[in-house]
Context: one part of a larger RNA
Molecule: small-subunit ribosomal RNA, central domain
Organism: uncultured bacterium
RNA sequence: UUGGGCGUAAAGAGCUGGUAGGUGGUUAUGUUAGUCAGAUGUCAAAUCUUGGAGCUCAACUCCGAAACUGCAUUUGAAACGGCAUAACUAGAGGGUGUGAGAGAUCUAUGGAACUCAUGGUGUAGCAGUGAAAUGCGUUGAUAUCAUGAGGAACACCAAAGGCGAAGGCAUUAGAUUGGCACACUCCUGACACUGAGCAGCGAAAGCGUGGGUAGCGAAUGGGAUUAGAUACCCCAGUAGUCCACGCCCUAAACGAUGUAUAUUAGGCAUUGGAAGUAUCGACCCUUUCAGUGUCGUAGCUAACGCGUUAAAUAUACCGCCUGGGAAGUACGGCCGCAAGGCUAAAACUC
Numbered sequence: 001u002u003g004g005g006c007g008u009a010a011a012g013a014g015c016u017g018g019u020a021g022g023u024g025g026u027u028a029u030g031u032u033a034g035u036c037a038g039a040u041g042u043c044a045a046a047u048c049u050u051g052g053a054g055c056u057c058a059a060c061u062c063c064g065a066a067a068c069u070g071c072a073u074u075u076g077a078a079a080c081g082g083c084a085u086a087a088c089u090a091g092a093g094g095g096u097g098u099g100a101g102a103g104a105u106c107u108a109u110g111g112a113a114c115u116c117a118u119g120g121u122g123u124a125g126c127a128g129u130g131a132a133a134u135g136c137g138u139u140g141a142u143a144u145c146a147u148g149a150g151g152a153a154c155a156c157c158a159a160a161g162g163c164g165a166a167g168g169c170a171u172u173a174g175a176u177u178g179g180c181a182c183a184c185u186c187c188u189g190a191c192a193c194u195g196a197g198c199a200g201c202g203a204a205a206g207c208g209u210g211g212g213u214a215g216c217g218a219a220u221g222g223g224a225u226u227a228g229a230u231a232c233c234c235c236a237g238u239a240g241u242c243c244a245c246g247c248c249c250u251a252a253a254c255g256a257u258g259u260a261u262a263u264u265a266g267g268c269a270u271u272g273g274a275a276g277u278a279u280c281g282a283c284c285c286u287u288u289c290a291g292u293g294u295c296g297u298a299g300c301u302a303a304c305g306c307g308u309u310a311a312a313u314a315u316a317c318c319g320c321c322u323g324g325g326a327a328g329u330a331c332g333g334c335c336g337c338a339a340g341g342c343u344a345a346a347a348c349u350c
Stems, first nucleotide, its partner, number of pairs: 004321003007304002012318001014201004021194003025088008034080001035077008049065006091191001092188003095184005103177006110154001114150008125136002162169002206247006215241002220236004258317006266295011299306002323350003332343004
């Protein structure tokens, strides 16, 4: 390489949009550089296969046949594929009417808690720990009441719950805005799927400029512990955490499970719709569509387990893997202000 694989053994890109490319629904007609069939020519000999023969056998050698695969020319076929034309509606998209939602951005807003400041009451402790000490406190702390200021986060509701492509999203209200589900089958008529490059988004930490800083808190200082203690525990505390703008682009970015479509037992629970029975009406109940869970049949799996939300059965396309270490490193390149990121070896060694 052929192949075999990717939940946990190596392996699904963090996620999405999308170019080229690959693949592509139903019917009819035409066509034929794919496809299929026939004919002719060619494809040296040897080799290979096979039927014989010859060296005593065999290897070996000789004779004959078949084969090798393709290429070219030509004749035909039209199921499949391509192309062209015409049409369809089951895919896809649009329309109308409803509906749920922490989806996003911006601007306002509320209460609890906390810290600080001022004032009142009040007096000797408070805080902390395994035990202590550092620390705070007679310049009046802790406790308690009142007033004011500030920043950050939103108890209960809250759920196996909801929304989002992922990261993620939760006080309340308003403005702007994205997506989704259901019902009706009104319109378009394959407009689709995937997607190398490419573009955008992307927790936390980190970086730049300017603000902000209540609490927490890397670094750092002090107190303990200890043989030591650059830690775990305690007292403080800077960056940071917050906001605006611009970068960084990585995570156990996990369902460790790529996207799309179709098919294949069910039970239970739950979220959002619709229809029906019933009812004065609603709840309940039944059916159905779309999600989210749990158990489980067939099947799959090395096992664990998965099991209509598949890891089952198939198809299309992409990404990735190929013994451990060296190493996600060196070198080179691209990106970045930097930190570093992306791409990515070998010698050597087991």